The RNA shown here (c-di-AMP riboswitch aptamer (ydaO/yuaA leader)) has 162 nucleotides and comes from an Actinomycetota bacterium.
The sequence was found by an Rfam model in a public genome assembly.
The source organism's lineage runs through Bacteria, Bacillati and Actinomycetota.

[in-house]
RNA sequence: GUUGUUCGGACGCCGAGUUCCUAUGGCCCAGGCCACAGGGAACGGGGGACCCAUUGCGACCCGCACGGUCGCGGGGGCGAAUCACCGCAUCAGCGGUGUAGCGCGCGCCACAGGCGCUCGCGAGCCCGUCAGCUCACCUCGUAGGCGUCAACCCAUUUCAUG
Numbered sequence: 001g002u003u004g005u006u007c008g009g010a011c012g013c014c015g016a017g018u019u020c021c022u023a024u025g026g027c028c029c030a031g032g033c034c035a036c037a038g039g040g041a042a043c044g045g046g047g048g049a050c051c052c053a054u055u056g057c058g059a060c061c062c063g064c065a066c067g068g069u070c071g072c073g074g075g076g077g078c079g080a081a082u083c084a085c086c087g088c089a090u091c092a093g094c095g096g097u098g099u100a101g102c103g104c105g106c107g108c109c110a111c112a113g114g115c116g117c118u119c120g121c122g123a124g125c126c127c128g129u130c131a132g133c134u135c136a137c138c139u140c141g142u143a144g145g146c147g148u149c150a151a152c153c154c155a156u157u158u159c160a161u162g
Base pairs, nucleotide, nucleotide: 009149010148011147012146013145014144018041019040020039021038022037024035025034026033027032042142043141044140045139046138047137052132056072057071058070059069060068061067074130075127076126077125078124083098084097085096086095087094088093101121102120103119105117106116107115108114109113
């Protein structure tokens, strides 16, 4: 320096992302913990009938409306994360100011909630021309990311002495 295995406390936050059982293996040897496979519960998402609903912009025709013709524009999902403006860059990016909306905390109230205030967020990803709602039914996910303290270790700095 590299690789593998094992051990590593407490309290919290965003989020659906928790929990139980069985088998196998490993660790420790009181009982438990971990990995993986399978099966439940719970929570969350998508698809999916009847009924209902169902296309924007521009130009032209027409007195207007309705209607018609032509041209342009795909659509959808998870999530609070939408929308507007400005600046720099031009090849589709960087930054800023707000904002729909969201979150922790504090306070109040008529308390599954509502109101007010400070602070923070206001991203990213996916499907692939296709999906409105939607009973039955089908199907997918159960991640990831953070904060404070403790323990241990390290670094820097300060002081004193030699």